[in-house]
RNAcentral holds the full RNA, with entries from Greengenes. The part of an RNA shown here (small-subunit ribosomal RNA, 3' major domain) has 486 nucleotides and comes from an uncultured organism. Its mean pLDDT, the model's own confidence on a scale to 100, is 82. Its Rfam family is "Bacterial small subunit ribosomal RNA". Rfam links the family to the GO terms structural constituent of ribosome and ribosome.
Context: one part of a larger RNA
RNA sequence: UGACGGGGGCCCGCACAAGCGGCGGAGCAUGUGGCUUAAUUCGAUGCAACGCGAAGAACCUUACCAGGGCUUGACAUGCUCGUCGUACCCCCGUGAAAGCGGGGGGUCAGUUCGGCUGGACGGUGCACAGGUGCUGCAUGGCUGUCGUCAGCUCGUGCCGUGAGGUGUUGGGUUAAGUCCCGCAACGAGCGCAACCCUUGUGGUUAGUUGCCACUUCAGCAGAGAUGCUGGAAGCACUCUAGCCAGACUGCCUGUGACAGGCAGGAGGAAGGUGGGGAUGACGUCAAGUCAGUAUGGUCCUUAUGCUCUGGGCUGCACACGUGCUACAAUGGUCGGUACAAUGGGAAGCAAGACCGCGAGGUGGAGCUAAUCCCCAAAGUCGGCCCCAGUUCGGAUCGAAGUCUGCAACCCGACUUCGUGAAGUUGGAAUCGCUAGUAAAGGCGUAUCAGCUACGACGCCUUGAAUACGUUCCCGGGCCUUGUACA
Numbered sequence: 001u002g003a004c005g006g007g008g009g010c011c012c013g014c015a016c017a018a019g020c021g022g023c024g025g026a027g028c029a030u031g032u033g034g035c036u037u038a039a040u041u042c043g044a045u046g047c048a049a050c051g052c053g054a055a056g057a058a059c060c061u062u063a064c065c066a067g068g069g070c071u072u073g074a075c076a077u078g079c080u081c082g083u084c085g086u087a088c089c090c091c092c093g094u095g096a097a098a099g100c101g102g103g104g105g106g107u108c109a110g111u112u113c114g115g116c117u118g119g120a121c122g123g124u125g126c127a128c129a130g131g132u133g134c135u136g137c138a139u140g141g142c143u144g145u146c147g148u149c150a151g152c153u154c155g156u157g158c159c160g161u162g163a164g165g166u167g168u169u170g171g172g173u174u175a176a177g178u179c180c181c182g183c184a185a186c187g188a189g190c191g192c193a194a195c196c197c198u199u200g201u202g203g204u205u206a207g208u209u210g211c212c213a214c215u216u217c218a219g220c221a222g223a224g225a226u227g228c229u230g231g232a233a234g235c236a237c238u239c240u241a242g243c244c245a246g247a248c249u250g251c252c253u254g255u256g257a258c259a260g261g262c263a264g265g266a267g268g269a270a271g272g273u274g275g276g277g278a279u280g281a282c283g284u285c286a287a288g289u290c291a292g293u294a295u296g297g298u299c300c301u302u303a304u305g306c307u308c309u310g311g312g313c314u315g316c317a318c319a320c321g322u323g324c325u326a327c328a329a330u331g332g333u334c335g336g337u338a339c340a341a342u343g344g345g346a347a348g349c350a351a352g353a354c355c356g357c358g359a360g361g362u363g364g365a366g367c368u369a370a371u372c373c374c375c376a377a378a379g380u381c382g383g384c385c386c387c388a389g390u391u392c393g394g395a396u397c398g399a400a401g402u403c404u405g406c407a408a409c410c411c412g413a414c415u416u417c418g419u420g421a422a423g424u425u426g427g428a429a430u431c432g433c434u435a436g437u438a439a440a441g442g443c444g445u446a447u448c449a450g451c452u453a454c455g456a457c458g459c460c461u462u463g464a465a466u467a468c469g470u471u472c473c474c475g476g477g478c479c480u481u482g483u484a485c486a
Stems, first nucleotide, its partner, number of pairs: 001486002003483003007480007015470002019433004026325008034316002042053002064311007073128001077127003081123001083120002088105007108118003130300002133298003139294001141289003144285001146283001151190006157166003170181003196277004201245007210235002215232007248271001251265005327426001331385007343374003348367002353362003392423001397418007439462007
């Protein structure tokens, strides 16, 4: 100087407390351990591995296993020789395919007419290719974590023999090493904040594909008032997307040290960082990744390379993590009816119509999309159920089907009929969340032929409760103290 303390002081954080909802019990999904296996490819392992790499394992993917094949190779460059009857296409045999063997069609350009040049392909041979083989403790790059915590340093000066200190400590204050005051310090850098994006208010510009208040036309209904549908006119409104304004403790009162600030108030759409995001200092963990790519070293080279068929990654006495669905009446079911946003669409999204109980099929208007298409559910209005293992719950199994795809046996999703398991709120323990949040409800997208999505990332709809407080648990910051630790 640090680190540590079941030392002290001060201060933060959904850290506790106060609340709401879960997990731990059940069934299923998914990941992991273990076991099994010819193989169940590899990596990730306290927080910070375990719905993680994987934003898609039937073949492919695929790295694993069994078997069949290839050896300058599936891919790159160069040299040598050879072919130019190139390339390419078709057929036959063998075979599970790959491969191996054979046959046929086809007949490049330039030219000084020389197998001369170009270009291409295939073959032989040689240099070499190739390796998801090993080492993340040889590395780059990227990432996680402490932590969006408020810290980490430097120049000059001063102090100390020196390590080092001072500054950065102190008094206040702040979300903040934020700002003020003081001070042998005076300044500065990386962080904080601001600048960026988005959302909340207003103005302005613009008005199609958006909008429909006023005006108007046509059609339909109606006795009429008027309503509905479509068009015109229009840009008022909504909206879209550019520019601008707006918030700064600016104003008032109190308080404070006349400072910085704090408390309350006014005005305002918004008030003291308005909400959310992006943004991650010096460093720590020899943290993670040689399997994303790059890369040193090392190893394999008729195989640890390449290819094909089939299997495996989906195995199942068991254990754990993360989720979904429930155990019901704030519910289930049947019928009627209302309201979104983000997004996606040409090998695509697909309306109306018809067929089917349904998954879906037939067919295809429109849409290169503010134009057309994909589009809600909780909600609400009625009927039934009457507390039961039930009209709860849906696992499991049987049968019949639909769709994608060469192909659904291992091993896809979905539909219909039947079947109807466990489960009556979950021990010790444990997790998330402070507001448009939790909880509840659905919708969209990427990946993708299809799908194991209940996952991930987004979107909107409905919409709470509680916080006295900082004694305690956990993590962190500053000062101080002890130390046989570095």